This is a predicted structure of a 93-nucleotide RNA (c-di-GMP-I riboswitch aptamer) from Alteribacillus sp. YIM 98480. The source organism's lineage runs through Bacteria, Bacillota, Bacilli, Bacillaceae and Alteribacillus. The coordinates come from a structure-prediction model, not an experiment, and the mean pLDDT is 80. It matches the Rfam family "c-di-GMP-I riboswitch aptamer". Rfam describes the family as follows. GEMM was predicted in a large-scale screen for bacterial structured RNA regulatory elements.
[in-house]
């Protein structure tokens, strides 16, 4: 340096569900918890996914204007969806 995680050691992380708490929502952070992860450490950079408040647009009913309501629409999230960048523990080849 490089590849592979069958076994072990020492550790590490924490989805689901529970309370409260911010948030329009998606969600996030906390306590408990224990499906699981070798990068389930870090970086929303590509794609995918998700929300959809503001926001413009159409807009019921004779006209206006407003409202409901429709679709659009990330600037909001998601790394525990994939790719990618960038560092890493242990053991073996």
């Nucleotide at each position: 340096u490089u590849u592979a995680g069958u076994a072990a050691a020492g550790g590490g992380c924490a989805g689901c569900u529970c309370u409260g708490u911010u948030g329009a929502a998606a969600a996030a952070a906390a306590c408990a918890u224990a499906u699981g992860c070798a990068a389930a450490a870090u970086c929303a950079c590509a794609g995918g996914u998700u929300u959809a408040a503001g926001g413009g647009u159409u807009g019921a009913a004779a006209c206006g204007a407003a409202u409901a309501a429709a679709a659009c629409g990330a600037a909001g999230g998601u790394u525990g969806c994939u790719g990618g960048a960038c560092u890493g523990c242990c053991u073996g080849g």